[in-house]
Annotation: A computed fold for a 72-nucleotide RNA from a Candidatus Amesbacteria bacterium, annotated as transfer RNA. Model confidence (mean pLDDT): 80 of 100. The source organism's lineage runs through Bacteria, Bacteria candidate phyla and Candidatus Amesiibacteriota. Rfam family: tRNA. By type it is a transfer RNA.

RNA sequence: GCUCCCUUAGCUCAAUGGAUAGAGUAACAGUUUCCGGAACUGUUGAUGUGAGUUCGAUUCUCACAGGGAGCA
Repeated sequence: GCUCCCUUAGCUCAAUGGAUAGAGUAACAGUUUCCGGAACUGUUGAUGUGAGUUCGAUUCUCACAGGGAGCA
C1' cells in the first nucleotide's frame, strides 16, 4: 500500500427495516441476617463520528476514526 472482518450499558452478548433497543454480569437501593455473604425484588446505565436512502435505520449505502486478520 491492497483486501476482508469488527465497533450496542462499566464488561460479555442479543436484536437482518417497524410497539418503550433486551439479557447476563457489575454498580446502587430494599427485603432477609446479630454482621457479612448468598438468595429474592427494584433502579440506573448503551447503538464509534458525520452524511445519504427510506414514511421509518442498531440493521442498507458512502466517508472518516479506532481495533483485528490476510497478502505484498